[in-house]
RNA sequence: AGUGGCGAAGGGGUGAGUAAUGCAUCAGAACAUGCCUAGUAGAGGGGGAUAGCUCGGCGAAAGCCGAAUUAAUACCGCAUAAUAUCUACGGAUGAAAGUGGGGGACCGCAAGGCCUCACGCUAUUGGAGUGGCUGAUGUUAGAUUAGGUAGUUGGUGGGGUAAAGGCCUACCAAGCCGACGAUCUAUAGCUGGUUUGAGAGGACGACCAGCCACAUCGGGACUGAGACACGGCCCGAACUCCUACGGGAGGCAGCAGUGGGGAAUUUUGGACAAUGGGGGCAACCCUGAUCCAGCAAUGCCGCGUGCAGGACGAAGGCCUUAGGGUUGUAAACUGCUUUUGUAUAGGACGAAAAGGUCAUGAUUAAGAGUUGUGAUUGAUGACGGUACUAUAAGAAUAAGCACCGGCUAACUACGUGCCAGCAGCCGCGGUAAUACGUAGGGUGCGAGCGUUAAUCGGAAUUACUGGGCGUAAAGCGUCCGCAGGCGGCGUGGUAAGACAGAUGUGAAAUCCCUGGGCUCAACCGAGGAACUGCAUUUGUGACUGUCAUGCUAGAGUACAGCAGAGGGAGGUGGAAUUCCGCGUGUAGCAGUGAAAUGCGUAGAUAUGCGGAGGAACACCGGUGGCGAAGGCGACCUCCUGGGCUUGUACUGACGCUCAUGGACUAAAGCGUGGGGAGCGAACAGGAUUAGAUACCCUGGUAGUCCACGCCCUAAACGAUGUCAACUGGUUGUUGGGGAUUUAUUUUUUCAGUAACGAAGCUAACGCGUGAAGUUGACCGCCUGGGGAGUACGGCCGCAAGGUUGAAACUCAAAGGAAUUGACGGGGACCCGCACAAGCGGUGGAUGAUGUGGUUUAAUUCGAUGCAACGCGAAAUACCUUACCUACCCUUGACAUGGCAGAGACUUUCCAGAGAUGGAUUGGUGCUCGCAAGAGAAUCUGCACACAGGUGCUGCAUGGCUGUCGUCAGCUCGUGUCGUGAGAUGUUGGGUUAAGUCCCGCAACGAGCGCAACCCUUGUCAUUAGUUGCCAUCAUUUAGUUGGGCACUCUAAUGAGACUGCCGGUGACAAGCCGGAGGAAGGUGGGGACGACGUCAAGUCAUCAUGGCCCUUACGACCAGGGCUACACACGUGCUACAAUGGUAAGUACAGAGGGUUGCUAACCUGCGAAGGUACGCUAAUCUCAAAAAGCUUAUCGUAGUCCGGAUUGGAGUCUGCAACUCGACUCCAUGAAGUCGGAAUCGCUAGUAAUCGCGGAUCAGAAUGUCGCGGUGAAUACGUUCCCGGGCCUUGUACACACCGCCCGUCACACCAUGGGAGUCUAUUGCACCAGAAGUGGUUAGCCUAACUUUUAGAGGGCGAUCACCACGGUGUGGUCGAUGACUGGGGUGAAGUCGUAACAAGGUAGCC
Repeated sequence: AGUGGCGAAGGGGUGAGUAAUGCAUCAGAACAUGCCUAGUAGAGGGGGAUAGCUCGGCGAAAGCCGAAUUAAUACCGCAUAAUAUCUACGGAUGAAAGUGGGGGACCGCAAGGCCUCACGCUAUUGGAGUGGCUGAUGUUAGAUUAGGUAGUUGGUGGGGUAAAGGCCUACCAAGCCGACGAUCUAUAGCUGGUUUGAGAGGACGACCAGCCACAUCGGGACUGAGACACGGCCCGAACUCCUACGGGAGGCAGCAGUGGGGAAUUUUGGACAAUGGGGGCAACCCUGAUCCAGCAAUGCCGCGUGCAGGACGAAGGCCUUAGGGUUGUAAACUGCUUUUGUAUAGGACGAAAAGGUCAUGAUUAAGAGUUGUGAUUGAUGACGGUACUAUAAGAAUAAGCACCGGCUAACUACGUGCCAGCAGCCGCGGUAAUACGUAGGGUGCGAGCGUUAAUCGGAAUUACUGGGCGUAAAGCGUCCGCAGGCGGCGUGGUAAGACAGAUGUGAAAUCCCUGGGCUCAACCGAGGAACUGCAUUUGUGACUGUCAUGCUAGAGUACAGCAGAGGGAGGUGGAAUUCCGCGUGUAGCAGUGAAAUGCGUAGAUAUGCGGAGGAACACCGGUGGCGAAGGCGACCUCCUGGGCUUGUACUGACGCUCAUGGACUAAAGCGUGGGGAGCGAACAGGAUUAGAUACCCUGGUAGUCCACGCCCUAAACGAUGUCAACUGGUUGUUGGGGAUUUAUUUUUUCAGUAACGAAGCUAACGCGUGAAGUUGACCGCCUGGGGAGUACGGCCGCAAGGUUGAAACUCAAAGGAAUUGACGGGGACCCGCACAAGCGGUGGAUGAUGUGGUUUAAUUCGAUGCAACGCGAAAUACCUUACCUACCCUUGACAUGGCAGAGACUUUCCAGAGAUGGAUUGGUGCUCGCAAGAGAAUCUGCACACAGGUGCUGCAUGGCUGUCGUCAGCUCGUGUCGUGAGAUGUUGGGUUAAGUCCCGCAACGAGCGCAACCCUUGUCAUUAGUUGCCAUCAUUUAGUUGGGCACUCUAAUGAGACUGCCGGUGACAAGCCGGAGGAAGGUGGGGACGACGUCAAGUCAUCAUGGCCCUUACGACCAGGGCUACACACGUGCUACAAUGGUAAGUACAGAGGGUUGCUAACCUGCGAAGGUACGCUAAUCUCAAAAAGCUUAUCGUAGUCCGGAUUGGAGUCUGCAACUCGACUCCAUGAAGUCGGAAUCGCUAGUAAUCGCGGAUCAGAAUGUCGCGGUGAAUACGUUCCCGGGCCUUGUACACACCGCCCGUCACACCAUGGGAGUCUAUUGCACCAGAAGUGGUUAGCCUAACUUUUAGAGGGCGAUCACCACGGUGUGGUCGAUGACUGGGGUGAAGUCGUAACAAGGUAGCC
C1' cells in the first nucleotide's frame, strides 16, 4: 500500500432559502434504533471467489485492461429454530465467526482436541437515550392582492414506507379553503434571550445554548442503524486549472491565510498538558473540537502617572479701571514613599487517573489470566520561567480629548468684518462677535475623549394600561338593514367563559436574592427564587353564556281623537311681464355716476279694448308647520306615508347599533322628445380704464319648465353620528290631554320649536334637560404643513367626472381661540385757518439768497418730505478756512515733566512771495531776604514720555435740538375679574379749551401732563420826584429858570375778576345762556413753560467722549487761489408791472434801542456819497434821529409811460496792508424783462391780515436776511357734507418692520424628485408544447454469468434495450416587479426678474363651497 471492521450522519461553519414540510409550548399514536444496558437461546458442518503481490498491455495524465496466484470476523449455501415473521390456521419462512491469553486431569505421533477467561458473532424480549410521524395554540407587512383549488376534498380497492396518510395509483362522489383574510406579493431562519422602559409595550435575534435549513447552482440515488451525506458517488450548468487537444481535475458558509468589495473586522502561531470525541483489549494513534499564546483601548473591570510642606504670592503668559487681578501652592525649593516600570534572584496551582508493588474479594479445577477494593509508590505541563515572592536604585518610566450664546456645567482679549467660517434646535458673522479662528483662563470626562450610524426612552406624538373629532386634523349628505357587537325582570338546570386548590411541564445558561473563589472588581462556580405560560384534574355556582319555563316596565298591534307648504296624480283660478290685433296720440323712449350701443315719424314710449302663451303663486307668513335628509307655499278632488295625545285590550324582549350591501339625494351637467313668457352662462355691441377677455348698460343662445332615463356631488352646516338613562331654573311660541274658574281665568302634563342662564364641561369662544354636563351600547373618522384629494391601479359613468387613494421631494412651521396695538376707499361723536366764507400772496418777470446738478487744481464740510433748501453762517476781499497749488518745519503753532545754557525785552539792515534765514544796537529784569541765597515767569539747545488731527463712525455715546404737539393724553399702588396675554380704574350719562368738573359704576387712591403759581400788557392806589412833568404863581425864543410833584411818565409795592351777584336752563349737579356792575367777564391779550413716548430724526464740524486711523504727516507755518464758477432745475424773500399811483413842494405824529477803538451836534466845502473843523455825552441830561405811510397843493392821463428799475459806460466817496478775481455807497448817462401771472399752492379770525417806516446784533467795511419796535388799520366764519391732521368709543383684520403692511397666479432662468411615453433590457411567475442526462421503478424476445439445485437444463444475478417519472434546456403566449427612453405633464425650491393686483378692511364688485 491492500483486504476486512468501526467511525466518517459526530464535532466545526454559515443563514442563501423557508411565513410553514420551520420554530415555541402542550398533547398524541401507527414506528425505527449501531454503540450502551438487563434477560433468554445459540454459536454445528461445508463451499466458491477476490484485492494485494507478480507478469504483460494502453494512456500525456487521471487512470484503465488482461493473465496467473492467495487469505479472512470478506462472500454463499446446508443443518438447527422460538414468547421471531407471515398465514387461507393446514402450514410456511428463517441466523451465526472467530481472535487472543492460560491450563490440572483425559485423548492425540504432532498440530491440537478438551476446559476456561477476555474481546467479538447470531436470534429474540425488554430498558435507556436518540430519531421519524401527527394534532392544538401562538408566530411580519400589504385588500391599490378577493376569490383560490382537479390529486384538488373525501371514499373504496391496490401499491409504497420503519411508520399513519392522496404519500402514489385506478374508480366513485363534488367537495375543500376564504372577510376570524384564503390565494398572491414583499420581507424574514425560529427560540431561550439581548436592549430599552415605572410598567404595559417597543426594537433586535452578535457571543453562549436548543431546533431547522444549506454546503458552487440544479437534479438523483447508492451505502448504511442512521444521509439523499460540507472535506462520498453519478448526471446537467456556470466558473477556475492541467493537457501531448484525444481527455482529465476542483469546490475554505472547517482553522489559519490570499485577492476583491468596503467606513470596517486578527496569526499561513503552540499543544494534545487539561476537557471531550473516534478507533483499539491495551499501549497508543487521530482530533485547527478544544486548551493556550499573538494582533486590535472593540467592550467591561482594576491600577498608575506621585504624597506632604512651601510666598499677603518668583519669573513668564494673559487681562487691566495701570492700582492691580489671574495662572497659583501651581512651580522652584525641602522632606517622604516606590504601586507600575527597570535590574537581579526564587517560583507555582492547574496532575489525577492509568501503570508498578503489597494485601484482600469475584470468576475458575486453579497461586494462571481477567477484574473489584484498600494501602503504598508514582511518570506526564502547550501556556511558561507565566502568575506570584524577595532584593536594589530612584520621582525616577507614564495625560489626553471635548466643550465654555440658550437648552447645558464653564468668559475674557486679539484677529476677521454676511468674508472666512460655525450650527443638534433656536440661530451667530455686515468694524467693539462670551456663537467664526487663535491665545489666556474655566468646565466636564479621563487612558480615554469627541464625532458618525443605530435602538428604546422622554412621546399620553397610534393613547390596552393611556388620546381625540362645534371652531385646531377628524361625524359617512340621509335613512333602511344581513353578518357582527351589545342587550329588560323572575325561577330551575348546565358548567363553555370566570374564580380557587392540586399535579405535570415550563432544558441549561441569562436576570434577581443569599452566601463563596480569584489580593478587590469585572469574571467564575454553588444554593434558592423566578420563568407572570401551557396541559390535566378536583371544586364553586354570584356574574356572562347556554337550555327550559314564566312576567310586563323596553318594543309593537287594535280601537278613539288631533295638527300639518309630508309625497304622487288630475283639474281649476286671478294678478303681473312679454308678444299679437285694433283704436287714441306725438317725439321722443330706454338706460347711467355720466354716457353710448338699443327702440322710435315705416308712428315707439304712454293710454283703451280684445287675444295668445309660458312660468311663478303677492297679502295671510310667523326664530310658525311637515319631512330621514335633500327639501316642501294659489285653490279643489283622488291615492298615500309618517307623527302626536288619551284611555282600554292584546303580543310577550319581538330590542339598540350596524362593516359589506340597498334606497333616496339641492344646483349644475348629460341623453331622447316636447315647451320656451320672464330671467340668462357663452357670445356680440356700448361704456369705464394705462389695459378691462370684468364690475355698469343694450341685446342674447344653451339652460331654467314638462315626461322618461342617467349623473351622485355641495360651506349636503347645528361645520355637533344614532339609541337609552340621569342631572337646578326662567321666559316666549306650535299641536294635544287633565284639573279648575263668573271669565277669553289659573294651574298641570306629553310632544315639538326659540331666547337666557345654575352646577358642570371647554384652550378659549362658548355649550348648558333639544348638552359640547354625568354615564352606557354600536358605527364612522383623525394623527404636522405642502406635494394632494394629485399620480398609478381597481370599481362606477354615454361623457363630464365620481369613489377608493399613495410616494419621492420639501418646510419648521401650518392652524385654533382670545389679547394689546396699528390700519380700513368700516361706523358713531368731537376738535384744529382743516375745509368753507373772506383778505393778501407764491407759481409768470428782473435781480438777491440757499440748494441740486454740472464744472473745477479746489469749487471744504454738514442739513434732504412735512420736521433740508435767507438752514449751521448774529456777516466768505486777507484772516476766518476746515479745500486746492506751491514753499517749508518735525518734541512741533499749543500743554506738562528732565538736563544744560541764556537772560526778559529791544534797535537797525540784507535775501526771500512770505514763512524763514543771516547780520546787528541798547539792556542785565520781578518777589522775598541785610546778605548769602531761594522762588516765580521767559527764551534757546538736547533726549524722551508725549503733543496735535474740522481724520472715520450721530448705526458705539453724553449733552443739546427738531417733530407729532400745548395734542390731552401717559401711567402706578392696592383690590377685583381672567389659566394667561391682559382687563378694570381711564369705559358709561352730561360738560369743558382740557382725563376740566359732576353723576353713576368693583373699584379706591396716587403720580407725570392740563390749569394755576412766573414775566409782560390793560385800570386804580400808595411810595419816590432827576436827567422826567408843568395845573396853579412868576419868567423865557425855548419847562429856559424859580417854584411845585397835582397830572403825564418812570419803577417798586399793593388792589382788582372769583361764574362772586341776578334771571333762565340743566338732574336740587357740573355747567351753559342772558343781564347788572366794572378799566377788564368767564383762560381778559401775549410770552416763558413741551407728559409717557415715536422717528437707530439731526449734530463726533460748538463742546465732551469709547473704538479705529495718521505721527518728517491726515500734524504745524506761510503766499496765492477757491468757498463768489454757470447750458440748467427747485425753494425762500426783495422790487415791480402803476392813477387807492409816480414825481415835485409844504407840513404833522411814534416806540423801542445803540453809543468812548464810539455816537457825533452846530458851522464850512462838495449836486452827492462824503470831507474838514469841533461842542456835548460813559447817556430819562448829549447824540444816532429825518420817522414813513398820513395831510395840503401842483403835475402826469393809461402809454412799456414822468410806471419799472435791471444792465452797461464814465466819474467818484468811504472802510481797509490790500477792493483784479470779490465790497458798499454817490453823481451823470443808459433804460432790459415786466401790462397782475397755467396746473397747482401758502399765510391769516383783531389791534389780527394788509400796509408804512424806525432800531439792534454781527461788523474795519459790506442786508432784499434775521431779531425787535411802533404808525395806519380791515373783510369774513352759514356751517362740519367733503380734503388734511388729531382725540375718544366701537367694529373687521390673513397686518405687528404694524397698509410705504401682507399677499396670489401666469411667464422667463437654474436645479431637484416624480407621472405619462413609441419602445428597449433584466428578473420572476402562470399556461401550453417540445425535449429528456444521471437515477429509480416496470417490462424484456438480445448478450454475459463461480457458489445453489432434482445439473443436456433451470433458478438467481448482471449488462444491454425499451417504457414511465424527471433536472437543465428550448418554443409560443400571458401576468408582475425593476431599470432605462426622444418627447411631454404638472409639482417643489431658488437673488432684489417680468406682467398685473385675485385675497386679507365693506380689500375698494362681501368672501367662500
The RNA shown here (small-subunit ribosomal RNA) has 1409 nucleotides and comes from an uncultured bacterium.
The coordinates come from a structure-prediction model, not an experiment, and the mean pLDDT is 85.